The prediction has a mean pLDDT of 84. A computed fold for a 583-nucleotide part of an RNA from a Bdellovibrionota bacterium, annotated as large-subunit ribosomal RNA, domain V. Its Rfam family is "Bacterial large subunit ribosomal RNA". The family has 102 seed sequences and 51,934 matches in Rfam 15.1. The full RNA is in RNAcentral, with records from ENA. Taxonomically the source falls in Bdellovibrionota (Bacteria, Pseudomonadati).
Context: one part of a larger RNA
RNA sequence: ACCGCAGAAAGACGAAAAGACCCCGUGCACCUUUACUAUACCUUUGCUUUGAUUCCGGAAUCUGUAUGUGUAGGAUAGGUGGGAGACAUUGAACCUUUGGCGCUAGCCUUAGGGGAGUCAACCUUGAAAUACCACUCUUAUAGUUUCUGGUCUCUAACUGAGCAGGAUUAUCUCCUGCCAAGACAGAGCAUGGCGGGUAGUUUGACUGGGGCGGUCGCCUCCCAAAGAGUAACGGAGGCGCGCAAUGGUAGGUUUAGCGUGCUUGGAAACCACGCGUUAAGUGUAAUGGCACAAACCUGCUUGACUGUGAGAGAGACAUCUCGAACAGGAACGAAAGUUGGCCAUAGUGACCCGGUGGUUCUGUAUGGAAGGGCCAUCGCUCAACGGAUAAAAGGUACGCCGGGGAUAACAGGCUUAUCUUCCCCAAGAGUUCACAUCGACGGGAAGGUUUGGCACCUCGAUGUCGGCUCAUCACGUCCUGGGGCUGGAGUCGGUCCCAAGGGUUCGGCUGUUCGCCGAUUAAAGUGGUACGCGAGCUGGGUUCAGAACGUCGUGAGACAGUUCGGUCUCUAUCUUCUGUGGU
Numbered sequence: 001a002c003c004g005c006a007g008a009a010a011g012a013c014g015a016a017a018a019g020a021c022c023c024c025g026u027g028c029a030c031c032u033u034u035a036c037u038a039u040a041c042c043u044u045u046g047c048u049u050u051g052a053u054u055c056c057g058g059a060a061u062c063u064g065u066a067u068g069u070g071u072a073g074g075a076u077a078g079g080u081g082g083g084a085g086a087c088a089u090u091g092a093a094c095c096u097u098u099g100g101c102g103c104u105a106g107c108c109u110u111a112g113g114g115g116a117g118u119c120a121a122c123c124u125u126g127a128a129a130u131a132c133c134a135c136u137c138u139u140a141u142a143g144u145u146u147c148u149g150g151u152c153u154c155u156a157a158c159u160g161a162g163c164a165g166g167a168u169u170a171u172c173u174c175c176u177g178c179c180a181a182g183a184c185a186g187a188g189c190a191u192g193g194c195g196g197g198u199a200g201u202u203u204g205a206c207u208g209g210g211g212c213g214g215u216c217g218c219c220u221c222c223c224a225a226a227g228a229g230u231a232a233c234g235g236a237g238g239c240g241c242g243c244a245a246u247g248g249u250a251g252g253u254u255u256a257g258c259g260u261g262c263u264u265g266g267a268a269a270c271c272a273c274g275c276g277u278u279a280a281g282u283g284u285a286a287u288g289g290c291a292c293a294a295a296c297c298u299g300c301u302u303g304a305c306u307g308u309g310a311g312a313g314a315g316a317c318a319u320c321u322c323g324a325a326c327a328g329g330a331a332c333g334a335a336a337g338u339u340g341g342c343c344a345u346a347g348u349g350a351c352c353c354g355g356u357g358g359u360u361c362u363g364u365a366u367g368g369a370a371g372g373g374c375c376a377u378c379g380c381u382c383a384a385c386g387g388a389u390a391a392a393a394g395g396u397a398c399g400c401c402g403g404g405g406a407u408a409a410c411a412g413g414c415u416u417a418u419c420u421u422c423c424c425c426a427a428g429a430g431u432u433c434a435c436a437u438c439g440a441c442g443g444g445a446a447g448g449u450u451u452g453g454c455a456c457c458u459c460g461a462u463g464u465c466g467g468c469u470c471a472u473c474a475c476g477u478c479c480u481g482g483g484g485c486u487g488g489a490g491u492c493g494g495u496c497c498c499a500a501g502g503g504u505u506c507g508g509c510u511g512u513u514c515g516c517c518g519a520u521u522a523a524a525g526u527g528g529u530a531c532g533c534g535a536g537c538u539g540g541g542u543u544c545a546g547a548a549c550g551u552c553g554u555g556a557g558a559c560a561g562u563u564c565g566g567u568c569u570c571u572a573u574c575u576u577c578u579g580u581g582g583u
Base pairs, nucleotide, nucleotide: 001583002582003581004580005579006578007577008576010575011574012573014570015569022404023403024402025401027400028399029396030395031394032393035201036200037199038198039197042193043192045190046189047188048187049186051154052153055150056149057148058147059146060145062143063142064141065140066139068137078136079135080134081133082132085119086118087117094113095112096111099108100107101106159180160179162178163177164176165175166174167173204216205215206214213233217239218238219237220236221235222234240385241283242342243341247301248300249299250298251297252296253295255279257275258274259273260272261271281290282289284347286345287344288343305328306327307326308325311322312321313320314319317386330339331338332337353379354378355377356376357375358374359373361372362371411458412456413454414453415452417451419447420446421445422444423443424442428438429437465540466538467537468536470532471529472528473527474526475525478503479502480501481498482497483496484495485494486493505519506518507517508516509515546564547563548562549561550559551558552557
């Protein structure tokens, strides 16, 4: 060196299982509820099945009778019209009496007596006699007709899982009879309510993983790299209007601030003069503008018009913006002219559906109408603002599927803010003296052990804390060795330099690493090795399914809260290593 045999398991990101964690899918399934929408059940009402009576009501119409005092006024005047007489032996005034109304003044009425009168235009009043007639209002009462509610009784519908007999021998069913109940119940149709009992679904996206938080449309500035445009969970702010004058036009004016002067009067009030390129103002944020004013004041007004629109700009489109000019009829101005809102840029919402007004459109045989079209206009925090529906929240650790290292948790990588170690400067402490020792404020490196950042391999799987076993390396050295300085007398030390050969304990508590404690020791080092090592062991912790407590939640359930319990597979092909044999 080659070939074996017996072993060990460090590697082959070993085998197995298209990761159960995490995210994604306009995926699925179950579960919950004060998510949405349905619906069974229950229930309300109406009609039908559904008939016959008694009694008591309600509403409307018609007929009759009564009814009606604000003040003034002989007084309890409903309204209007006609009207000069009306009623009365078919029994007036008046008296007694019954009942009703009532504002306590009286009115109507029953019965008896009575036996010839009573009332009206008169004076007051907006209105004149209930003297008389007609119509009618409020309220009350009697009756007719129609509609309707309740109630009593009945029996013949309907009902009986009541009884007896029969088919028939039958705890089924049917028939007959009796009994009970009875127009109820039950049922059908329609209708309102209730309704996780059941069902179908929804429950947004962005995101330095996801969730929580924040945001989502429009305007202004910076970023933006001197045309336009340009991202981020980059830095700053505004908007979801306002104004009938804050619009149009004609004419006029110049601000803020400062200086000087002047009674009260002061740093600032009003006045005068001067300087004054914008520092003022511009309805509203910022930017760009504007003193020739777009700023301020006054007069007159409604162009904050109708029908169009050459031609441009922005935009993927949808759509948005600018616009001379023409016609009509206006405002202001002497005129030239200006005016189709506001100094400009925000103040907003497509389509469908529906409402309102108009219309020389259409009109299902024809004439109309309904309906539709066209013009104008209204109704959306459709704000997740290019708006999925008129209408929608949650749980899953019981979970499932498809995917992703496009995206998190472990480990690795990059980085090194943080961390550890070292160095520079040296104020100061050290009685004096920066540097024996310590070293502020600052500065510079190294390392890659912490916590992070990034998301680069791995989600068709790289097993995760601690312990056990077995280690190996670094040295920034804990002990042992050698030295320098010392604020080193000695003994003990402090600090720095060299040095990795060897060594670096046993116990109690805790799953613990760590830590605290006990007893020793020369010392009980710091780190790397996938926080070394689960195809070597364990499985106490974490991190499935069961259960409980506290807390949160209406609930299903949830909790870097707690508690008890909880399957750790692999016969070694190659590399490696140990032992041994042959050539």